[in-house]
Context: one part of a larger RNA
RNA sequence: CUAUGUUGAAGGAACUAGGCAAAAUGCAUCCGUAACUUCGGGAUAAGGAUGACCUCCUUCAAGGCAACUUUAAUGAGGUGACACAAACCAGGUGGGGGCGACUGUUUACUUAAAACCCAGGUCUCUGCUAAAUCGUAUAAGAUGAUGUAUAGGGACUGACGCCUGCCCAGUGCUGGAAGGUUAAGCUGAGGAGUGCAAGCUCUGAUGUGAAGCCCCAGUAAACGGCGGCCGUAACUCUAACGGUCCUAAGGUAGCGAAAUUCCUUGUCGGGUAAGUUCCGACCCGCAUGAAUGGCGUAACGAUCUCCACACUGUCUCCAACAUAGACUCA
Numbered sequence: 001c002u003a004u005g006u007u008g009a010a011g012g013a014a015c016u017a018g019g020c021a022a023a024a025u026g027c028a029u030c031c032g033u034a035a036c037u038u039c040g041g042g043a044u045a046a047g048g049a050u051g052a053c054c055u056c057c058u059u060c061a062a063g064g065c066a067a068c069u070u071u072a073a074u075g076a077g078g079u080g081a082c083a084c085a086a087a088c089c090a091g092g093u094g095g096g097g098g099c100g101a102c103u104g105u106u107u108a109c110u111u112a113a114a115a116c117c118c119a120g121g122u123c124u125c126u127g128c129u130a131a132a133u134c135g136u137a138u139a140a141g142a143u144g145a146u147g148u149a150u151a152g153g154g155a156c157u158g159a160c161g162c163c164u165g166c167c168c169a170g171u172g173c174u175g176g177a178a179g180g181u182u183a184a185g186c187u188g189a190g191g192a193g194u195g196c197a198a199g200c201u202c203u204g205a206u207g208u209g210a211a212g213c214c215c216c217a218g219u220a221a222a223c224g225g226c227g228g229c230c231g232u233a234a235c236u237c238u239a240a241c242g243g244u245c246c247u248a249a250g251g252u253a254g255c256g257a258a259a260u261u262c263c264u265u266g267u268c269g270g271g272u273a274a275g276u277u278c279c280g281a282c283c284c285g286c287a288u289g290a291a292u293g294g295c296g297u298a299a300c301g302a303u304c305u306c307c308a309c310a311c312u313g314u315c316u317c318c319a320a321c322a323u324a325g326a327c328u329c330a
Stems, first nucleotide, its partner, number of pairs: 001325008010316002014314001019311001027051005036041001038159001052079005058073002061070003080084001092309007099301002104116002120157007132143003160296004165226003170223002172219005179214003185208002190203005227245005254288001255285001266282005
């Protein structure tokens, strides 16, 4: 010096990306326990007190015929230690916010999460030889299912509460006895070759002719989309109001510098002596927004973030000791 431990004056996060690591807490009984809440929780909340051993009183229980023994509890008195849940074992706690409701699952060997699942919600397909799927170049057979629309398949969303606005022009899907277009086939006016001819071989107008497409509707918890310019109020500013252009319709409720905000460390307030983070507001949303779900939400989380208490060698600033190495000598 390295590794693993032990201890440390004063301070106590000043360390650091970050309290990482360590320390502290830890058990039982008794007392006591907030906001919030889906009334179940939150909760071991938080925060306190007691605890060893001896003697005695009282009570309960078990064993025993009984005497009595043991256990537990209550009360009173006493004894010895620095230390009595004496070792080991054995929650740190509280507050604010984001995300996800929750338990669960996952990248075996860099990601455990806010990702996946989930109960619940909605749409859609399917009437049974069901749809869907396996098999097969289009079989038998099998799953679905010894089920039958309160069932089964597919898709999206994701407990619960309050809700889920406008647009069907585009794309998709569904429906539509008309019309347009349209293949083979059918029809066969006419024409050509050849032949003496019958005929044979070609060609072929017209008409007919399905799905599809065009067309007409419906449909957004289908894919998706949800404007611009100009003017206007008795200081100024702003614009409830008006005009105009465009559109299928011009973003409703809610939320908002946000896991979304470029400018930006926006501005104001809070917390700090000092705060690019955090919390509460504002709204000028570069580029929020309603099952690609919107906004809330108790409980939960080896989640992310901010603050505080306790605690400490993380640090100011390092030191000593133990063990094993390294190193020096033999």